[in-house]
C1' cells in the first nucleotide's frame, strides 16, 4: 500500500434503502419432593467512532479506529 470484517453477554442473520431479529446464555412462572429436560413470558442494542446524502441509513458516500489477511 491492497482486500475483508465491526449489529444483544457469545456465535451470527437482516433480500433493491422502509417493522433491528434468531440460536445459545440470563431472569421470572408452570411442571418435579428436589434437580435436569420440557413449556410459557420477559429483560437486554447510540448497528465500532465522527460527519454527509435522503422523507427515511445496519444498508449508500467520506474520514478515523481496531482486528484478520495479502504484498
Nucleotide at each position: 500500500g491492497g482486500g475483508a470484517u465491526a449489529u444483544a453477554g457469545c456465535u451470527c442473520a437482516a433480500u433493491u434503502g422502509g417493522g433491528a431479529g434468531a440460536g445459545c446464555g440470563c431472569u421470572g412462572c408452570c411442571u418435579u419432593c428436589g434437580c435436569a429436560u420440557g413449556g410459557c413470558a420477559g429483560a437486554g442494542g447510540u448497528u465500532g467512532c465522527g460527519g454527509g446524502u435522503u422523507c427515511g441509513a445496519g444498508u449508500c458516500c467520506c474520514g478515523c479506529u481496531a482486528u484478520c489477511u495479502c504484498c
Molecule: transfer RNA
Organism: marine eukaryotic metagenome